[in-house]
The RNA shown here (transfer RNA) has 73 nucleotides and comes from Fontivita pretiosa. Taxonomically the source falls in Fontivita (Bacteria, Planctomycetota, Phycisphaerae, Tepidisphaerales). Its Rfam family is "tRNA". The family's RNA type in Rfam is transfer RNA.
RNA sequence: GCCACGAUAGCUCAGUUGGUAGAGCAGCGGUUUUGUAAACCGCAGGUCGUCGGUUCGACCCCGACUCGUGGCU
Repeated sequence: GCCACGAUAGCUCAGUUGGUAGAGCAGCGGUUUUGUAAACCGCAGGUCGUCGGUUCGACCCCGACUCGUGGCU
């Protein structure tokens, strides 16, 4: 230098013919217990890496850039 893949909640990750963004764990509250844990119920938590473009509408399509992983030279 070139190619591929990845970046979504505190963490690990889903989310495909474009139509209001989800799970598990963690956190908080409650039930239960003499108490703790476990179990169960509920709540909160996101500018979807950045900037543009297309579209009535973009996590999703297009371009550029940043960072990470792997490969080629």